[in-house]
RNA sequence: GGAGCCGCUCGGGCGAACGCGUCGGCCUUGCAGGAACGGGGGCCGCCGAGGAAAGUCCGAGCACCACAGGGCAGGGUGCCGGUUAACGACCGGUCGGGGCGACCCGCAGGACAGUGCCACAGAGAACAGACCGCCGAACGGCGCCGCGAGGCGCGCGUGGCAAGGGUGAAACGGUGCGGUAAGAGCGCACCGCGCGUCGGGUGACCGGCGCGGCACGGCAAACCCCACCCGGUGCAAGGGCAAAUAGGGAGGCGACUGGCCCGGUCUUCGCCUCCGGGUAUGGCCCGCUCGAGGCGCGCGGCAACGCGCGUUCUAGAUGAAUGUUCGCUGCCGCGGGGUAACCCGCGGGACAGAACUCGGCUUACAGGGCGGCUCCGGCA
Numbered sequence: 001g002g003a004g005c006c007g008c009u010c011g012g013g014c015g016a017a018c019g020c021g022u023c024g025g026c027c028u029u030g031c032a033g034g035a036a037c038g039g040g041g042g043c044c045g046c047c048g049a050g051g052a053a054a055g056u057c058c059g060a061g062c063a064c065c066a067c068a069g070g071g072c073a074g075g076g077u078g079c080c081g082g083u084u085a086a087c088g089a090c091c092g093g094u095c096g097g098g099g100c101g102a103c104c105c106g107c108a109g110g111a112c113a114g115u116g117c118c119a120c121a122g123a124g125a126a127c128a129g130a131c132c133g134c135c136g137a138a139c140g141g142c143g144c145c146g147c148g149a150g151g152c153g154c155g156c157g158u159g160g161c162a163a164g165g166g167u168g169a170a171a172c173g174g175u176g177c178g179g180u181a182a183g184a185g186c187g188c189a190c191c192g193c194g195c196g197u198c199g200g201g202u203g204a205c206c207g208g209c210g211c212g213g214c215a216c217g218g219c220a221a222a223c224c225c226c227a228c229c230c231g232g233u234g235c236a237a238g239g240g241c242a243a244a245u246a247g248g249g250a251g252g253c254g255a256c257u258g259g260c261c262c263g264g265u266c267u268u269c270g271c272c273u274c275c276g277g278g279u280a281u282g283g284c285c286c287g288c289u290c291g292a293g294g295c296g297c298g299c300g301g302c303a304a305c306g307c308g309c310g311u312u313c314u315a316g317a318u319g320a321a322u323g324u325u326c327g328c329u330g331c332c333g334c335g336g337g338g339u340a341a342c343c344c345g346c347g348g349g350a351c352a353g354a355a356c357u358c359g360g361c362u363u364a365c366a367g368g369g370c371g372g373c374u375c376c377g378g379c380a
Stems, first nucleotide, its partner, number of pairs: 001376010012329007020048002023045007050351001054362002057360005062234004069262004074230005079093005094108001095106004109225002114223002116219003131165002133161003138158003141154005173191006192214001193212008238286004248275006254266003293312008331348007
């Protein structure tokens, strides 16, 4: 100097004018009169969208049903240890895969419980197989040489081989040496695999030594088996107020917050289902913001995170508020001038708005900053 990997962070600032919303304080106002409550108005003050507010993929707080009893069906997770309110998340690790590396990814229990699939191609796809090939030892054949015995050649037949090539996503261990007619774990060395044993580790696993038939593949994000976990419904939950009427009709013996079974509880004129009618006109209030909260410091822990102390209150709208204009300035891109500092002109500014709350994941994001690490090249 270049190329990358990981983590964090900003994503405009300042000023002015006018204008919004909740809450708090003060003042004011109409209703026969007075008071209270509530409504309207004015002034002042605090505060007022996000890292994703998004997707609704998970988990929970909370609310209601309330048998959240047992079971089946169903669903979720799936290596080990830890963190957490919990999770399918996160942290650390083991193993496997990718990358020169920093790092990244994981579809990570079981194929000997069972069922199923491996199309096409290919000789052959689970204990299989000869298309191209290799051999010519053994037996026979053909040709040549030889008086003969016999020798040489052929790759013809019987036969031998699966090492080489091909097909395929995958070919019944890999590399090398020996051996053989040619080959083959046929033998040997190492790797791999299986068994035994010893050591390290909480564990997943890792390592050493010995023996050995040198061998029965893959897919479970196929059905399945095994282990653990799961009551349901959800803020449109739920509660209150206002207003109004017709309990009128039909059906069922039951009802009990997904389905089915067992048990349990309630119930006989009680309940359930459907049709029809009325009120609100899509009514008002609560839920609705103090939280597994934020920030700072200390201690423990590799870390996720935990504990302690201190400090702080930072939107609660309800057809849905936080905006508009102006000035200066900052950042980025392009062009021009300049030794430089810098100056001038033009243009740009991302993804995107709470609606009960929180912990995650996933997706989107113009431009900028900080830190750590890896590789390549050069110089000293």